[in-house]
RNA sequence: AUGUUAUCAAGAAAGGCAGAGGGAUUAGACCCUGUGAAGCCUUAGCAACCCUUUAAUCUUUUAAAGAAGGUGCUAAAUUCUACCUUGGCAUUAAGCUUGGAUAGAUAACCA
Numbered sequence: 001a002u003g004u005u006a007u008c009a010a011g012a013a014a015g016g017c018a019g020a021g022g023g024a025u026u027a028g029a030c031c032c033u034g035u036g037a038a039g040c041c042u043u044a045g046c047a048a049c050c051c052u053u054u055a056a057u058c059u060u061u062u063a064a065a066g067a068a069g070g071u072g073c074u075a076a077a078u079u080c081u082a083c084c085u086u087g088g089c090a091u092u093a094a095g096c097u098u099g100g101a102u103a104g105a106u107a108a109c110c111a
Base pairs, nucleotide, nucleotide: 003109004108005107006106007105008104013043014042015041016040017039021032022031023030026082027081028080029079044074045073046072049070050069051066052065053064054063055062056061078103083100084099087097088096089095
């Protein structure tokens, strides 16, 4: 890598270098961007997965508090749509909406 489990409508940006793209991939839509994209660096912050403390439970969970350390993150829901023997609404049709799947991201674990 693959796999397993959990989460993904909350939250949190300034500066320097750089110089044209970026929002994972394909398609479409929409959006950000020379009032400076990607990338790199510094500092700051958010969150609470791992973690720390306490209590309960009584056997591995639950709750509360915390933030030193390991990750992560800091435009827009994972920007939206795509797939379905799915529920509802509407129906001439287009469509609106709920849920799920796939894919992806992050963490922990496994090897």

This is a predicted structure of a 111-nucleotide RNA (SAM riboswitch aptamer (S box leader)). Rfam family: SAM riboswitch aptamer (S box leader). From the family's description: The SAM riboswitch is found upstream of a number of genes which code for proteins involved in methionine or cysteine biosynthesis in Gram-positive bacteria. Model confidence (mean pLDDT): 78 of 100.